[in-house]
RNA sequence: AUGUUGAGAGUUUGAUCCUGGCUCAGGACGAACGCUGGCGGCGUGCUUAAUACAUGCAAGUCGAGCGGGGUUUAUGGAGUAGCUUGCUAUUAAAUAAGCCCAGCGGCGGACGGGUGAGUAACGCGUGGGCAAUCUGCCCUCCAGUCCGGGAUAACAGUUCGAAAGGACUGCUAAUACCGGAUAUCUCUGCCGGGCCACCUGGCCUGGCAAAGAAAGACAUGCAAGGGUCGCUGGAGGAUGAGCCCGCGUCCCAUUAGCUGGUUGGCGGGGUAAUGGCCCACCAAGGCGACGAUGGGUAGCCGGCCUGAGAGGGUGACCGGCCACACUGGGACUGAGACACGGCCCAGACUCCUACGGGAGGCAGCAGUAGGGAAUCUUCCGCAAUGGGCGCAAGCCUGACGGAGCAACGCCGCGUGAGUGACGAAGGUCUUCGGAUUGUAAAGCUCUGUCUUUGGGGACGAACGAGCGAAAUCUGUGAAGGUGUCGUUGUGACGGUACCCGAGGAGGAAGCCCCGGCUAACUACGUGCCAGCAGCCGCGGUAAUACGUAGGGGGCGAGCGUUGUCCGGAAUUACUGGGCGUAAAGGGCGCGUAGGCGGGCCAUUAAGUCAGAUGUGAAACGCCAUGGCUUAACCAUGGACAGGCAUUUGAAACUGGAGGCCUGGAGUGCAGGAGAGGGAAGUGGAAUUCCCGGUGUAGCGGUGAAAUGCGUAGAUAUCGGGAGGAACACCAGUGGCGAAGGCGACUUUCUGGACUGUAACUGACGCUGAGGCGCGAAAGCUGGGGGAGCAAACAGGAUUAGAUACCCUGGUAGUCCCAGCCGUAAACGAUGGGUGCUAGGUGUAGGAGGUAUCGACCCCUUCUAGUGCCGGAGUUAACGCAAUAAGCACCCCGCCUGGGGAGUACGGCCGCAAGGUUGAAACUCAAAGGAAUUGACGGGGGCCCGCACAAGCGGUGGAGCAUGUGGUUUAAUUCGAAGCAACGCGAAGAACCUUACCAGGGCUUGACAUCCUCCUAAGGCGCUAGAGAUAGCGCUAACUGGCUUGCCAGAGGGAGAGACAGGUGGUGCAUGGCUGUCGUCAGCUCGUGUCGUGAGAUGUUGGGUUAAGUCCCGCAACGAGCGCAACCCCUACCUUUAGUUGCCAGCAGGUAAAGCUGGGCACUCUAGAGGGACUGCCGGUGACAAACCGGAGGAAGGUGGGGAUGACGUCAAGUCAUCAUGCCCCUUAUGUCCUGGGCCACACACGUGCUACAAUGGCCGGUACAGAGCGAGGCAAACCCGCAAGGGGGAGCAAAUCGCAAAAAGCCGGUCUCAGUUCGGAUCGCAGGCUGCAACUCGCCUGCGUGAAGUCGGAAUCGCUAGUAAUCUCGGGUCAGCAUACCGAGGUGAAUACGUUCCCGGGCCUUGUACACACCGCCCGUCACACCACGAAAGUCUGUUACACCCGAAGCCGGUGGCCUAACCGCAAGGGAGGAGCCGUCUAAGGUGGAGCAGGUGAUUGGGGUGAAGUCGUAACAAGGUAGCCGUACCGGAAGGUGCGGCUGGAUCACCUCCUUU
Repeated sequence: AUGUUGAGAGUUUGAUCCUGGCUCAGGACGAACGCUGGCGGCGUGCUUAAUACAUGCAAGUCGAGCGGGGUUUAUGGAGUAGCUUGCUAUUAAAUAAGCCCAGCGGCGGACGGGUGAGUAACGCGUGGGCAAUCUGCCCUCCAGUCCGGGAUAACAGUUCGAAAGGACUGCUAAUACCGGAUAUCUCUGCCGGGCCACCUGGCCUGGCAAAGAAAGACAUGCAAGGGUCGCUGGAGGAUGAGCCCGCGUCCCAUUAGCUGGUUGGCGGGGUAAUGGCCCACCAAGGCGACGAUGGGUAGCCGGCCUGAGAGGGUGACCGGCCACACUGGGACUGAGACACGGCCCAGACUCCUACGGGAGGCAGCAGUAGGGAAUCUUCCGCAAUGGGCGCAAGCCUGACGGAGCAACGCCGCGUGAGUGACGAAGGUCUUCGGAUUGUAAAGCUCUGUCUUUGGGGACGAACGAGCGAAAUCUGUGAAGGUGUCGUUGUGACGGUACCCGAGGAGGAAGCCCCGGCUAACUACGUGCCAGCAGCCGCGGUAAUACGUAGGGGGCGAGCGUUGUCCGGAAUUACUGGGCGUAAAGGGCGCGUAGGCGGGCCAUUAAGUCAGAUGUGAAACGCCAUGGCUUAACCAUGGACAGGCAUUUGAAACUGGAGGCCUGGAGUGCAGGAGAGGGAAGUGGAAUUCCCGGUGUAGCGGUGAAAUGCGUAGAUAUCGGGAGGAACACCAGUGGCGAAGGCGACUUUCUGGACUGUAACUGACGCUGAGGCGCGAAAGCUGGGGGAGCAAACAGGAUUAGAUACCCUGGUAGUCCCAGCCGUAAACGAUGGGUGCUAGGUGUAGGAGGUAUCGACCCCUUCUAGUGCCGGAGUUAACGCAAUAAGCACCCCGCCUGGGGAGUACGGCCGCAAGGUUGAAACUCAAAGGAAUUGACGGGGGCCCGCACAAGCGGUGGAGCAUGUGGUUUAAUUCGAAGCAACGCGAAGAACCUUACCAGGGCUUGACAUCCUCCUAAGGCGCUAGAGAUAGCGCUAACUGGCUUGCCAGAGGGAGAGACAGGUGGUGCAUGGCUGUCGUCAGCUCGUGUCGUGAGAUGUUGGGUUAAGUCCCGCAACGAGCGCAACCCCUACCUUUAGUUGCCAGCAGGUAAAGCUGGGCACUCUAGAGGGACUGCCGGUGACAAACCGGAGGAAGGUGGGGAUGACGUCAAGUCAUCAUGCCCCUUAUGUCCUGGGCCACACACGUGCUACAAUGGCCGGUACAGAGCGAGGCAAACCCGCAAGGGGGAGCAAAUCGCAAAAAGCCGGUCUCAGUUCGGAUCGCAGGCUGCAACUCGCCUGCGUGAAGUCGGAAUCGCUAGUAAUCUCGGGUCAGCAUACCGAGGUGAAUACGUUCCCGGGCCUUGUACACACCGCCCGUCACACCACGAAAGUCUGUUACACCCGAAGCCGGUGGCCUAACCGCAAGGGAGGAGCCGUCUAAGGUGGAGCAGGUGAUUGGGGUGAAGUCGUAACAAGGUAGCCGUACCGGAAGGUGCGGCUGGAUCACCUCCUUU
C1' cells in the first nucleotide's frame, strides 16, 4: 500500500421560471496536416490492399550411425622420365591422419518469427471433469541389449529430355529393414478375490492361455571387464497436448418459427480417447419469446483510455489463448501437423520454355511497386540471452542484442547570469502634457551546461574449452563423471557512456490566441465587400470579432488544426430521470405466461449472511526500497483483486414442502334504486305528402334581394288519409354502464353494482407481454326503407374573385336486417390495485334513532357514488388536494430536441377506404410548457374631449395672393413630408441678403493668432475698367515711456510658414433648441409584504372629481415628478398718491373747450391691500369625500384668460441660427466683383383674400374705442394737387405733441334682382413715392377697360360666450413693399336631447402563436435553383442454401487377372504385400429455378433549403364563418361542407351550487 472522492459555462424570451437539444472548457492517441525546430535518454513506427512481389538472407545439424567421392599431408613404393647407374623428378594402388561434399540413416523442420482474413463458436475468459485420453527429448526406478537374414541409395554403365527431372542394368553399408530367441514386465481372452467409485467403471491381487523387445558408436586397456553416449520392455514423475461440462461473451424481431443424421436407442466401425464422429436398424423426437433460425459486424482475454464511482469506449506495442499461411480440397510422415519457408490435386496469377512441358508463393528480416492523410535501413553481430543438432569443439539462428531514420510519444537540459535610467534611439499610441515597448537594449562584471575541439576511457564477460593443482565417485594404476581453485582467451554496440582540458555569450525560439464563454486592447486599412466563426454571432464609414502593426496573454522545441474515444451529459437515469398542460397512460375490458402477494406454528436450507480452503499466470496499476547525476525508464519485495469453485456453519427475511386461522377475496339469505343490455308490442305531438271543403293574390326568403312556389288557385284554414323518423314537459355539475354509450309507454329475457345480516369456503388475491372480445361518427358489401335533415351537385346572391359563409332546391347518407371497418380532442389530455394522510358544504341511494295516530319536513351514522371550497403536502407554474397531480408498495403501457414523419420500404389485417407495426438520408439552434409586463383585438365594462350629435360660419367650384409638388432652366440654392411639411425656416429675395448660375479676379487669403522688415492710419481728387481692381496726384504726420531719439503699443504695407476659410457630407456620431401624443392624468421611488423568478402590492376596490382631486376600505406605510395652488392680465371694493389724467362743488373765462385759479370727491392712472373658502342654509350620500338647490355677493363652486408641458414615444425636426466628433476641399467645395436666378409655367395640391349681392352697393351727414408706435422718427396747423402725394415745419424722447380718420353703427337719399350702380381680375394711358438703381421684379394714385363668379360634387374644417360670425385699429419686419404674422378694441349670436355610432385618449378586465409589438405574425399551391431520399420497364454485381450433371487428388472398402528380395517349403508353390482396376465420399466446375443484399436506371413522387418572385388570407383577437380531432365528398391553393366528438372558445343572459362582506 483498497478506502481519500464528484466545480461548471454559452445559447429559445422584452424580461422570467421550467423542459429540452446544440456547443465549449478536461484527459487520451500506433495518429495525420500547417508553421517552426538546439541536445540527450527511454519507448514507438502500414490502423489502408490477408494487394502483387525483383534481390539477399530467415533451419539446420550429426563423420562419435553407414558406404562412397574429392582434397591435403605422411608412410609407401610398383611404374615412367632424365641421366653422372644410383641419384633426381613425377605418379597409380595400399595404409594412416585432417578437411570438404552429395547420398543412406538419426534428431530437428509441429519451436521460434508473422498476420488477424475467417470465426458470435466450448473460439475466448473463468471454474470444474476425463473412473473416456496421449505425451519425443528430460528426471527417478526395475529389467534387458542374444542369434541370424535379405535388400537399397550413393557409385558405375547405357539411355530419354531444352530444362525440371527420369528409365533400365550392375555393385555396396549401417544405429535403415526383416525373421527367430528370451519376457521381470506389458497387453488380450477366460475363471476368482479385495478395496474404491458409481451411469457405463477404476485400482490391487491369484490362476490358465495367446501375443510382444533391442543397435550400436567412442575412448581406454594385452585382455576381460567396466566407463560415456545411445537402444529395448515396463512402472512412475514432469512438461505439453486432446476431449467434455456450468457460467459469462455485440447489433437487428422491418429475421418467428428452425431441424432429416435431425433427437434418442440397440449393435457395429473409427480414434490416443468419449460422442451421430461415421454406418445399419428402430422410435419420432430435438430447439425456440429466458429470443431458436436468419442477417450484419467482430479474433478473445490480461490489459489500455476515460470516469468520483457505477459505467462507457477500446483490444497498437508487451504477455496468454485461438485461427490463418496465394484460394479451395486432401491425406502422408511423425510423440506431436492435416504442417508459413513439406507433399498431392484443382483454381487464379506470375515467370521460364526448344511449345513437348516445367517453376513459384515475404501475413519471416530488410526492401520494391501499388493503395493511402499516413508509418523506417535491401545496416552490424552471434559478444550477451534463448533455441536446434552434436560427446564436444563447434555449426546454424533477420529469434535476439545493437546501431540507423522519424519531435511520433514521454522525460530531462539548454538557448545565459548579475548589474545597468539620460528611463537612449527606433517603433506604437496620444488629451501633444505624455504613455508604452522597458532593465528590455547598449555598457560593465561574470559563468561555462549543451554544441565544437583535444586527451583518457568503461560496466555489460558469466561461461565453455585447453593447461595446472588438490578433492570426491566409478574404477586396477589407464580412463571417465561431478563440483572447487589458479591460469590462458572471448565485445557487435564502440573509442560509445563517463571523466579531464581548451575556447568564447560566442552556435541554439517559436507557435497560437486577445467580443463573451476564456487569461489577454489600441491604431490604421476595409465598408454585408474582402473575410472570420467551436456555440452565440461579427462586417452595410468611427469593427477590442475581418487584414496589418504596436502592445498584451498562454504554452514552449514545440505550438496550433483535423479525426477518434471517454468526460462534462442525471442527455437511456443500477447508482441516478420522467409521462394533467413541456416528448410520454394503451379507446375499454376479460384473461394466458410472467412478476408481486395476508396472519400463526413447526420444518428445509435454494436465495441470503459468516468462517475456512483452492484459484484468480507474469507483466500492468498501487505502496515501499533500490539502479541509471534527476526524471522518463528499469529492478526487487509487498499489499490488493470483482469473481468462480469446494467445504463448515447460522436460520431473521424471501423461496420450497407441511399444518392451522379469518381480517383480503368469494358464496348464501333478506331488501331497495337505476335512460345498464336484448327482443316483442303500443302511443300521442310535430314536419311532409295525398284527397276533399272554405278562400284569393300573393307566398317564401334575406342585412337587402333574387332563384323557387302560386290564377292549372299557392300561402292561410278545416276535415279525412298515408308514411317515416325522433320521443317536448319531467330533466337536475341527477342516474346506469368497463369504455364507446344509454331518455315515450308496456311485457318478457338478462348483466352488474349497493345496503343489511354474519350462516359457509379458507388466500381462492393484484397486475397482466402475447391472445380474445367490445368499441361514437363517417365509410364499405348485400337486401329493405326513405318523412325531415343533408356532403356532392345545381341555381340565386355577396364579392376584385367567392369552387365559401347567406338563400332556394337536392342525391348518397342518416333508419332497419346481416356482414365488414377499428379509428376520434375514443379527454379527467390524469393506466389498474392496496393502504395511509385536517376539515367544511351540497346532491343520490340505503340503514338506524327520537318523536308521532302517522316521518315528507328533525337528529345521528354507515356505505358506495357524484360535485364544490379548502389546509398540510406537492408542482416549473397553472393548479391538484381522501374521486390526489400528497405519502408508500406491486404490475403493465409509454417518452428521450424540432422538422423530415406517423411518411418510405417490408410484414400483418381489410372488399376498398385504409389501419397497425414503423425508419433513414438531409436540415435547423432551436422547437416547446407555465407565468410576467406591455402592445393589440372587426373582446367586454366604466369615463372624458367641438369626438359625434344639435347649431353658426367656412373650405372643396371662381378670380387673385401665397406656399408646395411637378415640369422647365446655365441656375430656378437649401431644408421641412400624414396628423405633427405645404402665408413653414423667411418678423418682409429689385442690388445687398444669397447659400445657386454665367463671366471676370485673388491665393497666408474677406476674417483670427504668431515671426521678420518697413511704415502713422487715413482723407480728397483724376485716369482705365461692368466692377472687383490697377495707376497717379494733393493733403496729412498717432499714443505712451523715458536715457530726446530711441523703445513699446495700436493701425497700415511687404514677405515666409504654421494656419485661416467652407451655408461641403453625415440630425442614423452629437450638444442645445423645438414639434407631437397632451395640460392627457398620469409616471415612479424608499421601506415593508407576497412570489423560485420576471414581477406584484402601493397605483386595484366602493364613491367622487377637471384631475392618481378628495374620502372610505385595504399588507401596506410614506415620498418624489406631474394635477391643483403659488405668478401675470382681467372683473368688484378699500387705501395711498394726484401730473401730463380728471372736474362734483367754488371762482374766472370762451364762439366752444379743464382753457385758467383751485380741488383730488368721481373717472382714470399704478402701488399696496381686501374679496370667494363649498365659508352659510336645505336636500342627497356610509354620519365621509362630494354632489344638487338656495341665500348673500361685483364675482360661486379651478369666476374668465395666460404663463407653466411629468416619465417617456416617434433613430420625429434642425450639422443652413449656434456649438461640435469624424470625413472631404486647399491657385478651391475658400474669397471678391458684375450680371442673372431664387419671381420660370401645360399642370396638381394646401393655406388665404375678394366676391357672387338688397341683413346689400353707392352718395351725403353724424357718433363711440382700446392697445400701441415715434428722433436717421412721428409730424400738426396752413397751402398746392381729383388723388397718390408735394410744400411746410409748430409741437413732441411723449397719460403733455404727433401717427389718428376708428369702421361696422345711426340718420337721410338712391339702386330694385340684372352678370346688375353686384364683382373686381385683366389690360391700356397718365402720374406719385422709396431707393445708386423699380426692365426682368416694388408699392400707391387717377382715368379708362370690366374677366370668372348667381353660394359651389364627392369630401372636409373651425367654433360652446363676450365665444363663433362680422367691423375696423395698431405693431414687428422694413429705404420701399402685407390678402401673411402678432396684438387691440367695436357690434354680437345659435345650439348641446344625449353618448348608439366615427376619431383620439384614460382606467379596469379578457384573449393572444404579437414584443421591430396588428403597418404584427403567418399558411398552402405555382415558378426558379440546389440537395438528399422513395417508386420505376429493366439492367449489372455479390452472396446463400437447394436440385441435377460432371468429378481431380486422397483416405477407406472390394478385386478376376498381373507383379514381387526377406518368412515357410527339397521343389512346385504358399503366405503376405504392391501396382492396376472398380466403388462410396468429395473440392473445383457446369446447368436450373429460388432467396437475400447492393449498384445503376428514361421517367416519376413527395420532402428540405434558398434574395425583396406569383396567387390568394386559412390560423393567432370572437382573426372578422370560434378553433381543433376522426371520417367522407369537393375545390388553383391555403381550404370548404356534411356527420359525430372535444374546449385546448371570446362575449352576453339565465339557472344551480359554492365563497366573501
Small-subunit ribosomal RNA from a Bacillota bacterium, 1557 nucleotides, folded computationally. It matches the Rfam family "Bacterial small subunit ribosomal RNA". The organism belongs to Bacillota, within Bacteria. Model confidence (mean pLDDT): 82 of 100.